The prediction has a mean pLDDT of 77.
A computed fold for a 77-nucleotide RNA from Micromonospora echinospora, annotated as Glycine riboswitch aptamer.
The same sequence occurs in records of 2 taxa.
The source organism's lineage runs through Bacteria, Bacillati, Micromonosporales, Micromonosporaceae and Micromonospora.
[in-house]
RNA sequence: ACGUGGGAGAGACCGUCGACCCGACGGCGCCGAAGGGGCAGAUUCUCCCCGGAACCUCUCAGGCAAAAGGACCACGU
Numbered sequence: 001a002c003g004u005g006g007g008a009g010a011g012a013c014c015g016u017c018g019a020c021c022c023g024a025c026g027g028c029g030c031c032g033a034a035g036g037g038g039c040a041g042a043u044u045c046u047c048c049c050c051g052g053a054a055c056c057u058c059u060c061a062g063g064c065a066a067a068a069g070g071a072c073c074a075c076g077u
Base pairs, nucleotide, nucleotide: 001077002076003075004074005073006072011028013027014026015025016024017023018022029064030063031062035060036058037057038056
């Protein structure tokens, strides 16, 4: 890296439109475990500077029935 399996959270909210499933637009309320942004110590060092993680944090993106996605874990190659 690939394959298989497991895999959380939050309105299937309100209004309008479309024949339905459901989708689109607008509005408010939320979630964090794709991605993205931000920060500590250690290391170095006379000083300065550089560097500096995350499931911590921000919610830009993404998501809030199912589906899909999904950090991470297990097994196999």